This is a predicted structure of a 125-nucleotide RNA (SAM riboswitch aptamer (S box leader)) from Anaerolineales bacterium UBA5069. NCBI's taxonomy places the organism under Bacteria, Bacillati, Chloroflexota, Anaerolineae, Anaerolineales. The sequence was found by an Rfam model in a public genome assembly. Rfam family: SAM riboswitch aptamer (S box leader). Rfam describes the family as follows. The SAM riboswitch is found upstream of a number of genes which code for proteins involved in methionine or cysteine biosynthesis in Gram-positive bacteria.
Formats: sequence, C1' cells, structure tokens
RNA sequence: CUCUUAUCCAGAGAGGCGGAGGGACCGGCCCGAUGAAGCCUCGGCAACCCAGCAGUGGAGCAGCGAUGGCGCUCCCCACUGCGGUAAGGGUGCCAAAUCCGGCAGAGGAAUCUGGAAGAUGAGAG
Repeated sequence: CUCUUAUCCAGAGAGGCGGAGGGACCGGCCCGAUGAAGCCUCGGCAACCCAGCAGUGGAGCAGCGAUGGCGCUCCCCACUGCGGUAAGGGUGCCAAAUCCGGCAGAGGAAUCUGGAAGAUGAGAG
C1' cells in the first nucleotide's frame, strides 16, 4: 500500500516544551493567543486481539456401569458470558454523532433508509 471482515448517536485530559494552525478530502459550521499542530510526562476511557475466569458444545480418555448412560480432562477446538480487577500484554482513543452534508432512493417538507469515503481493530497478501 492492497484485499477481507467487525465496529463507528456511549465513554475518557491535565501539566511541560512549542508558537499558528486544526477538525482526512470538498462545502458548511466550528475549535484555536484564555495558546492550534507536533513532541514529552502523567492520568483516564474503552474492551478489538493475545492471555485470564466461568459456562455450553465438540473432541479425547487412563475411570464407573450389563446397556442407555455417568464421570473426568493438564492440554486441544468452537461459541457465549464476565471483568479491567488480586491479575498481564498488543493496539486504539480522550471538543462537537465519523461535527454535519457530499452519492442513490423514498417523501410536499421535516426527515428517514442505504451507499461511498474515512478511522480503528483483527486476519491475509
């Protein structure tokens, strides 16, 4: 960088350096010298992935049973749930719904639905 997939109306900021931009793009509308971007420190939010715990199922077996079946399982596979701790790691995020719209459809309109684009996670190339 490309592809696949899930999510995007919830949540969470102080300090230092810095010194004029920032909110992807375009239009709007905002934020910003009561200090933008960026960097650093500390803090927080969340729960995508690994790990953890519990349950269910699979699978397995060294147990019990005459059978149906019961039982067990460090480890293995899948799904569901829990929690962010007594409990670790990898990311992400901490103005405004992804700030709103952009394309298509419905509608008299308000508006609604879907899509595109973007962001983030996980996987693949």